A computed fold for a 79-nucleotide RNA from a soil metagenome, annotated as c-di-GMP-I riboswitch aptamer.
Of the family's consensus pairs, 95% are formed in the model.
RNA sequence: AGGGCAAACCGUCCGAAAGGGCGGGACGCAAAGCCACCGAUCUAACGGAAUUUUUUCCUACGAUAGCGGGGUUGCCGAA
Numbered sequence: 001a002g003g004g005c006a007a008a009c010c011g012u013c014c015g016a017a018a019g020g021g022c023g024g025g026a027c028g029c030a031a032a033g034c035c036a037c038c039g040a041u042c043u044a045a046c047g048g049a050a051u052u053u054u055u056u057c058c059u060a061c062g063a064u065a066g067c068g069g070g071g072u073u074g075c076c077g078a079a
Stems, first nucleotide, its partner, number of pairs: 004029002009024006027066001033072003037069003040064003047058004
């Protein structure tokens, strides 16, 4: 060099939420490909507890691979 992915934000759909799919869009990324195994973080529906009865707290079996570690696979060029 050829190429790749796509944050915020916008539209739409799914979800209780966190968040995710698709389209637009580029902040960044050399594994920003894939896997929740370890730590971390987010949410708290179900369930549980308290309560002034409509609020509060706990809870992952939900989520983040673009939080870190680990595992696994791998493109182009040069030497």

Its mean pLDDT, the model's own confidence on a scale to 100, is 90.